[in-house]
RNA sequence: CGAGUCAGCUAGGCAGUCGCUGUGUUGCUUCAUAAAAGCGACAUAGAGGAAAGUCCGGGCUCCACAGGGCAGAGCGCCAGGUAACACCUGGGAGGCGUGAGUCUACGGAAAGUGCAACAGAAAAAAUACCGCCUGCUGCUUCAUGAAAGUGCAGCAGCAGGUAAGGGUGAAAUGGUGCGGUAAGAGCGCACCGCGCGGGUGGUAACAUCCGUGGCAAGGUAAACCCCGCUCGGAGCAAGACCAAAUAGGGAUUCGAGUUGUGUAGUCUUUGGCUGCAUAACAGACGUGGCCCACGUUCGAAUCCGGGUAGGUCGCUAGAGGUGUGUGGUGACAUACAUCCCAGAUAGAUGAUUGUCCACGACAGAACCCGGCUUAUCGGCUGACUUUUUUA
RNA sequence: GCCGGAAUAGCUCAGUCGGUAGAGCAGCUCAUUCGUAAUGAGAAGGUCGUAGGUUCGAUUCCUAUUUCCGGCACCA
Repeated sequence: CGAGUCAGCUAGGCAGUCGCUGUGUUGCUUCAUAAAAGCGACAUAGAGGAAAGUCCGGGCUCCACAGGGCAGAGCGCCAGGUAACACCUGGGAGGCGUGAGUCUACGGAAAGUGCAACAGAAAAAAUACCGCCUGCUGCUUCAUGAAAGUGCAGCAGCAGGUAAGGGUGAAAUGGUGCGGUAAGAGCGCACCGCGCGGGUGGUAACAUCCGUGGCAAGGUAAACCCCGCUCGGAGCAAGACCAAAUAGGGAUUCGAGUUGUGUAGUCUUUGGCUGCAUAACAGACGUGGCCCACGUUCGAAUCCGGGUAGGUCGCUAGAGGUGUGUGGUGACAUACAUCCCAGAUAGAUGAUUGUCCACGACAGAACCCGGCUUAUCGGCUGACUUUUUUA
Repeated sequence: GCCGGAAUAGCUCAGUCGGUAGAGCAGCUCAUUCGUAAUGAGAAGGUCGUAGGUUCGAUUCCUAUUUCCGGCACCA
């Protein structure tokens, strides 16, 4: 220098004019004063790294300060961090890369159930299509012999052995080599892999060593499932308060029950029926499943119709930012100092002029935080790797 | 702002525990008819919104993303 890896910063700059939202001070008007409101003046602050997607986790609010069980959902190597997490840090294992590094939904398939189209003999039960080998029978060629016969080889059939090899498939019942055998085979042995037991190191995941078993236990759990852990529901249109207005209306469906006591009426009068009151149970509601428990209430659900669509709070000082020190490999924790940094409610950051350059991407807060993911023109900084060349 | 749902042929829709994707209408060809319609027969037409992953294999399972649709104020 080239090619890369990782981490981080930045997100057009400067100046003028006009405007918008909040806050503070202040003037005028309404008014007896104050408060409040309106209209001005001055000062000051005014979007992001993702404000986004709403995918996780928490705070906050209401329903029981949130309880038990089932169902359901999520997560899943180990340890730590944290308010919490599916996030982060460190480590392990496996994959990729020469390397710096990087990626991984990474528990269990010897608890059970299921699935594997087509092809193939066979898809988890073991089996045998071609092939290889043995025996028997038949036939044929050749050799030998006078002949019967015998021997070698080949073909066909039958019976059996085998799983080396071929073939099918995404996947075929441990792999390679040697021995062995009629041919073969963990049949035997060595190494590798795997299972089991133990030792050592490590908090652990795991690593490594020794012994042992001849191999049993193929794949799929982002199929059901099993194991372990976590999860109550709804969401600021939560919720609280003030004010205003209306017809406290109508329809449909479901329910309007049971028992006891008291009382009234009535009848067919030791009783029954009806009404009322009261108690218990049942029912209903308590923001999406069911049962219980708890609480509230005495009908509930849906639809149609009616009214108001105004204000205040919640609302931004917070698991907050910055700097330094300390502990820790690190995520992070902690001490001290210092700072206050949008808060709208039709919704504020804009328009325009000048100038400079590298000519400006994705994109706009709406209760608030921690993450993840996605989008993004460029520019800059640091650490590290590597090829070639030069020193 | 918050909470749900959908995307399959030109149009309207089926397709569930993963195994070559279907119907109706429309369009095309042929037959029928003097001709048209109707009718009958036939063939064609699909990256299952897009991208990645799991799996031997994905419309289906998982993740991300794009587009579209719906609901949610208070009072009585």